[in-house]
RNA sequence: AACCGAUAAAGGCACACUACGCGCGAGCGUGGGUCGCAAAGCCAACGGAAGUCAGAUUUUCAAUAAUUUGACUUGGCCGGGUUACCGAA
Repeated sequence: AACCGAUAAAGGCACACUACGCGCGAGCGUGGGUCGCAAAGCCAACGGAAGUCAGAUUUUCAAUAAUUUGACUUGGCCGGGUUACCGAA
């Protein structure tokens, strides 16, 4: 230094829920909160997955269901990329 992750040390983040605000919506920001997290730091301009909005096609008596186009969302959905504290086995 790399790999790795301990009943180590110092810390960090903040699910659900909630108050206010933004958004058609998924959802986001700030505050409270603390389920969990060794990257639960960052990247959606790398691949997939799911969700939202508007439309199209097929199906259905209709509702519905499936496929598809465009825009958007989620990094605490997964893979991947990238940066980083500590140093036991």
This is a predicted structure of an 89-nucleotide RNA (c-di-GMP-I riboswitch aptamer) from a Pyrinomonadaceae bacterium. Rfam family: c-di-GMP-I riboswitch aptamer. Gene Ontology term of the family: cyclic-di-GMP binding. The organism belongs to Pyrinomonadaceae, within Bacteria. The prediction has a mean pLDDT of 86.